[in-house]
RNA sequence: AGCGUGCAAGUGAGGAUCGCCGGAGGGGUUCGCUCCGCCGGAGGAAAGUCCGAGCUCCGCAGGGCAGGGUGCCGGGUAACGCCCGGGCGCCGUGAGGCGACGGAAAGUGCCACAGAAAGCAAACCGCCGAUGGCCGCCGCGAGGCGGAUCAGGCAAGGGUGAAAGGGUGCGGUAAGAGCGCACCGGGCCCCUGGUGACAGGGGUCGCACGGUAAACCCCACCCGGAGCAAGGCCAAGUAAGGGACGAGGGGCUGCCCGCCCCGCCUGAGUCCCGGGUAGGCCGCUCGAGGCUGUCGGCAACGGCAGUCCCAGAUGAAUGAUCCUCCCCCGAAAGGGGACAGAACUCGGCUUAAUCCGCGCGCUCAUU
RNA sequence: GGGGCCAUGGUGAAGAGGGAUCACGUCGGCUUUGCAAGCCGAAAUCCCGGGUUCGACUCCCGGUGGCUCCA
Repeated sequence: AGCGUGCAAGUGAGGAUCGCCGGAGGGGUUCGCUCCGCCGGAGGAAAGUCCGAGCUCCGCAGGGCAGGGUGCCGGGUAACGCCCGGGCGCCGUGAGGCGACGGAAAGUGCCACAGAAAGCAAACCGCCGAUGGCCGCCGCGAGGCGGAUCAGGCAAGGGUGAAAGGGUGCGGUAAGAGCGCACCGGGCCCCUGGUGACAGGGGUCGCACGGUAAACCCCACCCGGAGCAAGGCCAAGUAAGGGACGAGGGGCUGCCCGCCCCGCCUGAGUCCCGGGUAGGCCGCUCGAGGCUGUCGGCAACGGCAGUCCCAGAUGAAUGAUCCUCCCCCGAAAGGGGACAGAACUCGGCUUAAUCCGCGCGCUCAUU
Repeated sequence: GGGGCCAUGGUGAAGAGGGAUCACGUCGGCUUUGCAAGCCGAAAUCCCGGGUUCGACUCCCGGUGGCUCCA
């Protein structure tokens, strides 16, 4: 100068005074309540609600189509789109970092503009003049030399484009070209190692197969729906009455089939008028829980033992004042100390900020 | 607390991978004695930041803001 990782996180620590919410205990009581001390009281993201679950209800959710998600390999886990380890690719001198990383030889679509040509390619500039023809000269002749480039050959170079049918070099040729060769890259086959992704080696093929799947699609695997305002109990109420529409309405999401419930004029249901309630309790916090030790494992994580109880509010508590101390700015006075606050609960991811701090393991450079 | 939807000139909308468009409004000009109508012209980070792609308003991811439903 950096890289990785862990802890702790702030209007903080210690003290004093006064409060707020919850729990269990004791005293008093006119049973309305009141007093006393004790214990606990926001986060790493409590956020976004993006994934995965627990839990609850929907008739334990049947069939088909559609739809959605994931996507190298192996493992972890209750599960996951998460985590760990590995492979491959890219970046970095390095420690390390990043990666939507199945299939483009199943099919279809698209590739604007530019450009000659954009997908079973093509020839604008260009290069060539071998071959056929033309012209000139030489030669008795066969023919030779030269020129132009009409036919023709070529795809090296230029140009267009995001992309032009492997790359570099040598040979070769009229000029060229995998045309030939060497190396690199690639396809196919085999062997070896590995659980596997894959790697290494050998042979073979001059190279066939441009890109795009965060285009349709194909392949493999997964997915019933809704959410604590779920859902249950208690109390009260949804009344009486009036009007309009009315044969269908609802249960599982999009459609179809299947199944179930209510109703079809004695009328379900919808809307309007008229009025009423917006209270209490449970769910509700002990849980895939935290900490310590040990064992297994590279690790994620798991087994065992010990130990601890750590917010449960609901018009929603977690606060206020004073003193000392810490860091930064400032000469001082003084100012500032991030992002942000539970709402059924966990495991993740992502986003916000990184203010004050404490470590651990490495890398590079210089001495 | 939990679901769903949307964002394109000032307003309302179309566009759904290749030059951002329409209507109304605003401003300027022409026309008119003046106004209206009419005609001509002007004004844009497609909410923001990344990614895929040669190329993104459009596809994907993350964020911001707004609307709406549920006892």